[in-house]
Molecule: c-di-GMP-I riboswitch aptamer
Organism: Deltaproteobacteria bacterium
RNA sequence: CACCGAUAAGAGCAAACUUAGAGCAAUCUAAGGGCGCAAAGCUACCUGUCCAGACCCAUACUAUCCCCUCUCCCCUUGUGGGAGAGGGCAGGGUGAGGGGUUUGGGAAGAGGAGUUGCCGAA
Numbered sequence: 001c002a003c004c005g006a007u008a009a010g011a012g013c014a015a016a017c018u019u020a021g022a023g024c025a026a027u028c029u030a031a032g033g034g035c036g037c038a039a040a041g042c043u044a045c046c047u048g049u050c051c052a053g054a055c056c057c058a059u060a061c062u063a064u065c066c067c068c069u070c071u072c073c074c075c076u077u078g079u080g081g082g083a084g085a086g087g088g089c090a091g092g093g094u095g096a097g098g099g100g101u102u103u104g105g106g107a108a109g110a111g112g113a114g115u116u117g118c119c120g121a122a
Base pairs, nucleotide, nucleotide: 004120005119012037013036017032018031019030020029021028022027035109041115042114043113045112046111047110049106050105051104052103053102054101055100056099057098060094061093062092065091066088067087068086069085070084071083072082073081074080075078
């Protein structure tokens, strides 16, 4: 110096939870607290993950639109108009939940990477 990491020494950090505050949320800040941590210091660079918005897909629902079928009526007799009934393959509408893309946000105590750093037994 590099690896490494003691039931060593001195210090340090602080999970859950509680209270107060910020935020749509994820989450964050402060105080208490202490599960743990040798990088549980720092950086969202990679993977993954969390939240919100937009879009898409599948699915579900819906009938005031739309479309289809049937019946009846009208006259200008046709790709016509109107009324009623039934239905939902396509379009339309809705979105609690699912999947994907994307934008923004979060998390460094998920893994990797980068970077800085205390101590020194084996």